Small-subunit ribosomal RNA, 5' domain from an uncultured bacterium, 511 nucleotides, folded computationally. RNAcentral holds the full RNA, with entries from ENA and SILVA.

[in-house]
Context: one part of a larger RNA
RNA sequence: GGAUGAACGCUGGCGGCGUGCUUAACACAUGCAAGUCGAACGAAGAAUGGCGAGCUUGCUCAACAUUCUUAGUGGCGGACGGGUGAGUAACGUGUGGGCAACCUGCCCUAUACUGGGGAAUAAUCACUGGAAACGGUGACUAAUACCGCAUGUCAUUGCGAGAGGGCAUCCUCUUGCAAGAAAAGGAAUUUAUUUCGGUAUAGGAUGGGCCCGCAUCUGAUUAGCUAGUUGGUGAGAUAACAGCCCACCAAGGCGACGAUCAGUAGCCGACCUGAGAGGGUGAUCGGCCACAUUGGGACUGAGACACGGCCCAAACUCCUACGGGAGGCAGCAGUGGGGAAUAUUGCACAAUGGGGGAAACCCUGAUGCAGCAACGCCGCGUGAAGGAUGAAGGUUCUCGGAUCGUAAACUUCUAUCAACAGGGACGAAACAAAUGACGGUACCUGAAUAAGAAGCCCCGGCUAACUACGUGCCAGCAGCCGCGGUAAUACGUAGGGGGCAAGCGUUAUCC
Numbered sequence: 001g002g003a004u005g006a007a008c009g010c011u012g013g014c015g016g017c018g019u020g021c022u023u024a025a026c027a028c029a030u031g032c033a034a035g036u037c038g039a040a041c042g043a044a045g046a047a048u049g050g051c052g053a054g055c056u057u058g059c060u061c062a063a064c065a066u067u068c069u070u071a072g073u074g075g076c077g078g079a080c081g082g083g084u085g086a087g088u089a090a091c092g093u094g095u096g097g098g099c100a101a102c103c104u105g106c107c108c109u110a111u112a113c114u115g116g117g118g119a120a121u122a123a124u125c126a127c128u129g130g131a132a133a134c135g136g137u138g139a140c141u142a143a144u145a146c147c148g149c150a151u152g153u154c155a156u157u158g159c160g161a162g163a164g165g166g167c168a169u170c171c172u173c174u175u176g177c178a179a180g181a182a183a184a185g186g187a188a189u190u191u192a193u194u195u196c197g198g199u200a201u202a203g204g205a206u207g208g209g210c211c212c213g214c215a216u217c218u219g220a221u222u223a224g225c226u227a228g229u230u231g232g233u234g235a236g237a238u239a240a241c242a243g244c245c246c247a248c249c250a251a252g253g254c255g256a257c258g259a260u261c262a263g264u265a266g267c268c269g270a271c272c273u274g275a276g277a278g279g280g281u282g283a284u285c286g287g288c289c290a291c292a293u294u295g296g297g298a299c300u301g302a303g304a305c306a307c308g309g310c311c312c313a314a315a316c317u318c319c320u321a322c323g324g325g326a327g328g329c330a331g332c333a334g335u336g337g338g339g340a341a342u343a344u345u346g347c348a349c350a351a352u353g354g355g356g357g358a359a360a361c362c363c364u365g366a367u368g369c370a371g372c373a374a375c376g377c378c379g380c381g382u383g384a385a386g387g388a389u390g391a392a393g394g395u396u397c398u399c400g401g402a403u404c405g406u407a408a409a410c411u412u413c414u415a416u417c418a419a420c421a422g423g424g425a426c427g428a429a430a431c432a433a434a435u436g437a438c439g440g441u442a443c444c445u446g447a448a449u450a451a452g453a454a455g456c457c458c459c460g461g462c463u464a465a466c467u468a469c470g471u472g473c474c475a476g477c478a479g480c481c482g483c484g485g486u487a488a489u490a491c492g493u494a495g496g497g498g499g500c501a502a503g504c505g506u507u508a509u510c511c
Base pairs, nucleotide, nucleotide: 001511002510003509004508006507007506008505009504010503013380014379015378016377017376018375019373020372021338026336027335028334030333031332032331035076036075037074040073041072043070044069045068046067047066048065049064052061053060054059055058083291084290085289092216093215094214095213096212097211098210099209102208103207107204108203109202110201111200112199113198114197115149117147118146124139125138126137127136128135129134156179157178158177159176160175161174162173163172164171165170185196186195187194188193189192217263218262219261224254225253226252229251230250231249232248233247234246236244266288267287268286269285270281271280272279273278293314294313295312296311297310316327317326318325319324344370346369347368348367352366353364354363355362356361383413384412385411386410393404394403395402396401417452420446421445422444423443427438455500456499457498458497459496460481461480462479466495467494468493469492470491476483477482
C1' cells in the first nucleotide's frame, strides 16, 4: 500500500447493487416450512331437482339424478428443495481413467400384451378399555389394495452344439431341450373411438454405486504397527467386485519414499495479495462430502439406513387421574444464553422452479420482493457566477500592519437530491379474455424555495501541514526515534493550515 462476513470511537443527506451469528453442532415459547389426486375406491354429510307414497294441501318419507366437501383405503411425492460444518487426514475431495463386477422411479423410442377368477380389510355400525396418547372384540363392504390360474415372442437360469472376438477371469452372435415370471382399470363422447393409465422386454437419457493412478496440513521430544490382521479354498450376503461376513488352511501385510500415534482441519471451483513464482483464506455464489439432541438399528421404497418417518437406549424438557404418554429450529421468522459483534415472529405465489392432478387448481419461509444495518462497492448532492470599503468579528502583532478572505453580506442564476402536485410502467407468456407481491415503486412532467443536507483525523522527523496561550519530568503524548524539569511547531486549548470525505480514525487478521 492492498484486503475483510469485521468490531469500536466521533459523525451522518440520498440512491443502485450486494452482504449480514466468524462465538454455544447451546437450549428453545409461538406460527408457518410437504403435500396432492373424488377422472383409483367404498362410504358419510350438505344443497338442488325429484318418478312416487302417506296424508294434516303444504309438510313428511323416499327410488333416482346433479353439484359440493372429505375422515378412511389406494397412488405418486415426503431420498428433491432448504440448513449446518460437529465429525472426517479419508478414494472424503480434486484430477485422469476403469467396471468383461453394477442399479436407475418419473421421461423418450420400439415391440408384444392388457384373458378369466378368488379371499380379505379399513372406513361404517354395535359393544367395550383408558385421564390422555391410543386402542380391543364382533358384524358388514369396495378398489388401479392383495392372491392364485391362463397365455407369454423376448428376457433369466440350467444342460448342450456351432461361429467370431478379446483384456486373464472371459465377451458377442446363432441354435436345440427343460424350468420359470405379467397385467388394472378410469374418464369423455358421436358407442366404437379418443385419451389417461397397467404388464413384459430391449435401447436411450438422466441420476447414482464400486475400483484404480497421482495430488491433498503439522509433529520423530510419536519407530515400530497389525489376528479378520495379509493371502488362499469353500459357503453366504449384495444391484455389483471384494475378509464385506463366516468355516478351514497358510503366515503373512505396512513402515525413515515416515507406518502407527498425537494435534489440527470439511474438500474444491474460487477469493485476497503479489510483476511473477509464491503466500494466505475456503463468508456470500456453484460442485462434492458429512450430519440432523447423543448413540445404535432396521423397515418401506427405483432411490434412505431417511432433518420436519419408525424402533431401542441415553440426557434434557413438558403433560399426567402416577397406571402412562409427548417432544427434537444445524428449515423461515423469533426468544433466552454466549459474545466486541450480525436483521422482520413482514408480503406474495405475479414471475422462475419443484410436488400432486386429465385439467381447473392446490401446496411451496424454494424463490420473487419488501423491512432493518454507512457492513461493503459504486454514483450523486450539500449550490453556481459576480462581488473590496478588503465590512463587522476572531487570531496575531514590532501597534504600522498581517491573516481568516471573494470567504461573508449583497446582486444575478440554477433545481441534481429531498418535499409537493399530475401522469405512470417493463417484468404477463399461451387463441382470446383474465392474471403484478413488488407498487402508485421506477420513470416522465409541472410549479416553487438556496432553502432541508459536513464531518473526521492530523500538522517534531519518517509525512503533506505553524503560531499564540496554559502547563512545568506534572498533567499528558507515543507506530519507531522520542517529547514534557518556565518562552514545548511533539502535552491541553484557540486561531491558522494539510489530508480524506458521508465518511474519517483506531484495533484485529492476511499478503